This is a predicted structure of a 526-nucleotide part of an RNA (small-subunit ribosomal RNA, 5' domain) from an Elusimicrobiota bacterium. Its Rfam family is "Bacterial small subunit ribosomal RNA". It was read from a public genome assembly.
[in-house]
Context: one part of a larger RNA
This record gives sequence, structure tokens and C1' cells, in this order.
RNA sequence: GAGUGAACGCUGGCGGCGUGCUUAACACAUGCAAGUCGAGCGAGUUCAGCAGAGUAUCGUUGGACUAGCGGCAGACGGGUGAGUAAUGCGUGGGUAAUCUGCCUUCGAGAGGGGAAUAACCCCGGGAAACCGGGGCUAAUACCGCGUAAGACCACAGCCUGGCAUCAGGCAGGGGUUAAAGCUUCGCAAGGAGCGCUUGAAGAGGAACCUACGCCCUAUCAGCUAGUUGGUGAGGUAACGGCCCACCAAGGCUACGACGGGUAACUGGUCUGAAAGGACGACCAGUCACAAUGGCACUGAGACACGGGCCAUACUCCUACGGGAGGCAGCAGUGAGGAAUUUUGCGCAAUGGGGGCAACCCUGACGCAGCAACGCCGCGUGGAGGACGAAGGUCUUCGGAUUGUAAACUCCUUUUGUCCCUGAAAAAACUCCUAUUGAAGAAAUAGGAUUGAUUGUAAGGGAUGAAUAAGCCACGGCUAACUUCGUGCCAGCAGCCGCGGUAAGACGAAGGUGGCGAGCGUUACUC
Repeated sequence: GAGUGAACGCUGGCGGCGUGCUUAACACAUGCAAGUCGAGCGAGUUCAGCAGAGUAUCGUUGGACUAGCGGCAGACGGGUGAGUAAUGCGUGGGUAAUCUGCCUUCGAGAGGGGAAUAACCCCGGGAAACCGGGGCUAAUACCGCGUAAGACCACAGCCUGGCAUCAGGCAGGGGUUAAAGCUUCGCAAGGAGCGCUUGAAGAGGAACCUACGCCCUAUCAGCUAGUUGGUGAGGUAACGGCCCACCAAGGCUACGACGGGUAACUGGUCUGAAAGGACGACCAGUCACAAUGGCACUGAGACACGGGCCAUACUCCUACGGGAGGCAGCAGUGAGGAAUUUUGCGCAAUGGGGGCAACCCUGACGCAGCAACGCCGCGUGGAGGACGAAGGUCUUCGGAUUGUAAACUCCUUUUGUCCCUGAAAAAACUCCUAUUGAAGAAAUAGGAUUGAUUGUAAGGGAUGAAUAAGCCACGGCUAACUUCGUGCCAGCAGCCGCGGUAAGACGAAGGUGGCGAGCGUUACUC
């Protein structure tokens, strides 16, 4: 000099864009943060209409709502950085050792049956959480049967290729393995949409292997028994001591093993001419974690933040028998700390989940609020105005300086206050109309609808210099000087050093210098 997620002191007008628990991965009151589908299913509640005396009951049609069965999503999105020095990250390869829901393209299929169970009803237990028994019922829930192109399994043949195990293709006989309906148009036949089963390919995603690189410490020198390798078996989507039995005695290490300390990694950020050094907030990619430790279930995907089980600590409820909980989601509270915000608005946009859709959900996100925390921009007026007011300060008492500064005159109105007008962000979906079309499918065109922010931004008008300047320094380094007070005292200080009676270094005043809505100090980095 530059920088900061800063803090502290003094001061403080506005706007735009960002940023905001670096400490206790400490504990958490309260609300919200993951639901959705009635076009999968049975039932219940309620409303409206219709028919028959007709707001009894019953029948029928339609809408809304509700728990349950079922489907998809809760593995994404959001948070944090505790652990981890390599099961991680970065860069480059490999999988002839792999998996992949939803999505896209292409092919084939969807026949015929069965047995249950929640909801509901009855009975019972419990303070509660909830649980047990009996009975009824449905499905795109569950289970057989049929079919089997393809796929998979073992067998054996040919061709092509390779990288050792092998990979791809063609034909053969044998074995195993599927499925589900709903809505809509139509008188019907049949069609359309959303689904279902199976196969091939793709895209995106995931998994594993591998080379190189990734902090300090030798006052850590030897480490290792599933350890290193083999055979077999198990397990996995898959290779593998991944696990197990047996066999062998190996494996790593001064090119630093093993141990200890510290630490999420990277793109990047800061600095520097560069080389380098330091850092890894925000944003983006990867990893890990979800009170602590362990475990599996479901599933395409988890060993699963707002799922489950067990143990531990803590908190709460209890009828003392037993139960409930997990903010490192968004707000918010306490604690810790020098220190870090609102228990706000909205799904209008973007994105995500569900749904044919309407739509619902979304503390992701979009916005607003608070904070000079940072960067950038603007303002606090402009022009004229005396050989120069008053006051202050200094003085050699002549004057000098503050100083065109003020007053005063003219002007302007950014900003402020008040009034009026008033956006863009919205185009899709959907609905309506038209054209093509068999079609209410699909496509195209036109129209309608939808804004939290917001009566915001912006524009116009009115008003009046009106509403707006401080902080630090002035001995040298270092731009800027005098007077008074004090008297090695009080004090200053980054270094050198000032202060013991004329202190340009302390304190005050006048003046001056620097920066300016900031200015200094402290801490840290280069």
C1' cells in the first nucleotide's frame, strides 16, 4: 500500500446491488418447512337436483369433504462442516467386473381365474400412546394357471474380433420367467388418451477400479495376523480378504511406513510485476453428517435431517404400570461471544413433487424488513459579493489571519415534503373461437384470464436554500504551527522518542493538512 463474512470509538442524509453466528456439530418454547391423486378402490359425511303424496324413509344424478386400502413422491430441494490426511477431493484413464424409477425412440403383448385384508360393525384392555379378539367388503393391493417373441440358465456348433479371464453375431433343441385397468368419443363395431407387462437402444444418474497430485512433525523408526498371497465356498448390481474354511509366509518402510497434531476438498478468493505466499465466507461442483453410537427394512435409488428398531445422555407427560421428543430447514428463544437480522408477504415469476386436467403442496425460490457490514452512485447548493464587517486567534500594537468565508443580491430544486398519473416483469397452462383433421386427439392463429413485490419504479406539478458534515492528524518517518495551561506531574507513543518553568511531541484554543457519510483504532493476510 492492498484486502476482510470483521469488531470497537466518534459521527451519520439518500439510493442501487450484494453480504450478515467466523464462537457452543451448545440446548431449544411456538408456528410453518412434503405432499398429492376420487380419471386405481370400497365406505362415510354433507349439499343441490329429479321421480313418485314428497326437506320421513327409499331410489337416482351431480358436486364438495373425510379417514382408510392402493400408486407416485418423501434418496430431490434446504442446512451444517463435526468427522475424514484418504473408504475423500482434483486431473486423466478403465469396467471384457456393473445397476438405473420417471423421460425419449423402436418392437412384441395384455387370456382366464382365486384367496384375503384395512376401512366399517361388535366385544375387550389401557390414564395416555395405542393394542388385542370376532365378523363383512373392494381394487391399478396380493397369489396361482395359460401364452413366451425376447430375456436369463446350462449344453453343444459356426463366424468375426480382442486385452489373459473373454466380447459380439448367427442358427439348434431343453429349462425358467409377464401383465391392470381407468377415462372419454361412438347406437354399435371400433377409436383416442393416461396407464400395465416384456425386450432393444438412448439420455441423464449412480457404483467400482486405477495413475499422478493434495499440511506439519523423526523430540514418532520400525509397522502388520484377515495381516500379504493362493484354493474353495458365501455374499453383492458387480470385481475384490468384502466375509468364511484351509494352505503358504508374506506385505509396507528414510522416495518417510507406523504413530502424533491439524484440516472437509476443488473451481476459486486476497495479495504480489511475476515467481510465490495466505485463505476456501457468499456463488458453483464433489464428499461427509443429521442429539451420540450401532443396525437393518422398504425401494430403481437410503443404511434414509423433518422413516423404523436397539442402546446411551438429556428434556417433557404420567393415574407410576408406561409413554413422547430431536431446528447443522425458515423465522424465533436462551447460552457462549468483541460480534452477525423479521416468530414478515406471496406462490405472480423460475424450479420441484403429485394429478389427464382444474388444481394442491413448496420458509426451494421471488420479494419486503433490520444493519454504513461492503462496493458503487448522488446530495448537503450555484454565481456574484470588501484593498476586506463583527467576533475569535496571534501580534514587534503598525498590523496579520480566519476570508469571498459570512452578511447581502440573483439563480437552481438533485434530495426532502405534498398532490396527480402510473409501468415492465405475463408467457405458457387453461377456457373460448377459427383452420386442418373422422375427432372434444394433436397442430397453427386470434381472443380472454392471472402481479406477492406495489400504487413500487418512472413521469408531471407545487414548495422553499429549504431537510443533510464529520473524523483523524499537524517533532522526524509523514502532508500540515502558533499561543496558553502543566512542570519527569498529568500524560503521549507504530519506531525513534517527548514531559524535570518559555514543550511546534502532554491538555485546550485558534489556524492548517488529509479523507469524507464516513473517519480513526484493533485483529488477521499478502